[in-house]
RNA sequence: UGGGUAGGCCAGACGAUCGUGCUUCGAGUAAUCGAGGUGAGGAAAGUCCGGACUCCGCAGAGCAGCGUGGUUGCUAACGGCAACUGAGGGAAACCUUAAGGAAAGUGGCACAGAAAUUAUACGGCCGAACUCGAGCCUAAAGCUUGGGUGGCAAAGGUGAAACUGGGAGGUAAGAGCUCCCACACGACAGCUAGGAGACUAGCGGUGCGCCAAACCCCACGCGGAGCAAGACCAAAUAGGGAGAUGGGUUGCUCGCCCGUUUGGAUCCCGAGUAGGUCGCAUUGAGGUAGAUAGCAAUAUCUAUCCCAGAUAGAUGGUCGUUUUAUACAGAAUCCGGCUUAUCGGCCUGCCCUUUUU
Numbered sequence: 001u002g003g004g005u006a007g008g009c010c011a012g013a014c015g016a017u018c019g020u021g022c023u024u025c026g027a028g029u030a031a032u033c034g035a036g037g038u039g040a041g042g043a044a045a046g047u048c049c050g051g052a053c054u055c056c057g058c059a060g061a062g063c064a065g066c067g068u069g070g071u072u073g074c075u076a077a078c079g080g081c082a083a084c085u086g087a088g089g090g091a092a093a094c095c096u097u098a099a100g101g102a103a104a105g106u107g108g109c110a111c112a113g114a115a116a117u118u119a120u121a122c123g124g125c126c127g128a129a130c131u132c133g134a135g136c137c138u139a140a141a142g143c144u145u146g147g148g149u150g151g152c153a154a155a156g157g158u159g160a161a162a163c164u165g166g167g168a169g170g171u172a173a174g175a176g177c178u179c180c181c182a183c184a185c186g187a188c189a190g191c192u193a194g195g196a197g198a199c200u201a202g203c204g205g206u207g208c209g210c211c212a213a214a215c216c217c218c219a220c221g222c223g224g225a226g227c228a229a230g231a232c233c234a235a236a237u238a239g240g241g242a243g244a245u246g247g248g249u250u251g252c253u254c255g256c257c258c259g260u261u262u263g264g265a266u267c268c269c270g271a272g273u274a275g276g277u278c279g280c281a282u283u284g285a286g287g288u289a290g291a292u293a294g295c296a297a298u299a300u301c302u303a304u305c306c307c308a309g310a311u312a313g314a315u316g317g318u319c320g321u322u323u324u325a326u327a328c329a330g331a332a333u334c335c336g337g338c339u340u341a342u343c344g345g346c347c348u349g350c351c352c353u354u355u356u357u
Stems, first nucleotide, its partner, number of pairs: 002352009012322007020039008041328001045339002048337005053226004060254004065222005070084005085099001086097004100217002105215002107211003122156001124152003129149008164182006186208001187206002190203005230278004239269004246258003286305008
């Protein structure tokens, strides 16, 4: 100098003028007026996870079903975050991870190939055993050759992979059939050392395909519904039917509770009313700053601040100065994450490279 990679911050500011939601104070019979405070996001989106909170269930147990899956920490919790380990990618900084079990069982391995794990004979090798024919030989024995019953899976071919590989013996020909060596590329058991652990390094033994993002097995976890939850005030209310072997917030069983012919709980058909208040001056696992501990996520302490609560739904318009100021895009009970969309500007660390000293 150029390229790469990881992370952080901002989302306009100031002034004038008009308008606007909530709230505090003052004036006013009231309508309203004046002054002060405050007023959309980094994702508010998705509704994918986890909760807080509310209601049901004497709130329990089992089965089914569902979720997670390396280790250690953080957190209210999570399928989240941090660090580390294994595997893969990259020259590196770094990135991804669906990463328990194949020695419990079932299943799959396309195409090619004879055959893909209780697997096999396309092309071949053999002629010991049994048998048919031909030739040599006077004949037999014997030898040569063609075939059959039969034996083989070593050499050849296909493939990612063909019962771990090399050598010797043995055999009719062969094969871990026997012996010696290897264990190279991997996998697994055991021992030693290191580490809190996943795991790493070394030694030795075994002869052992891959796939569980296939079913399955193992370990851990899970009650349901949701602010249109729920609580209160107001208004209005012809009725009819089922109903005890009933009803009780995923399904089934047990337990428990309520109730049982005087019609209660519950369900179905039909009719009437439906305006408000609270939940929500949203004070909370809260924000900001500093210190300490920790590699970090984060925790503790100190100080300081109060920061939208609408309900057909508010945050704005214009002008001037400045400026990178635009894209994606608007709260509706609240919070912690993840994922997706996106115009720009600034800052910092690390890796590689060019030049100079």
A computed fold for a 357-nucleotide RNA from a Candidatus Margulisiibacteriota bacterium, annotated as Bacterial RNase P class A. The sequence was found by an Rfam model in a public genome assembly. NCBI's taxonomy places the organism under Bacteria, Bacillati, Candidatus Margulisiibacteriota. Its Rfam family is "Bacterial RNase P class A". Its family is annotated with tRNA processing, dimeric ribonuclease P complex and ribonuclease P activity in the Gene Ontology. By type it is a ribozyme. The prediction has a mean pLDDT of 76.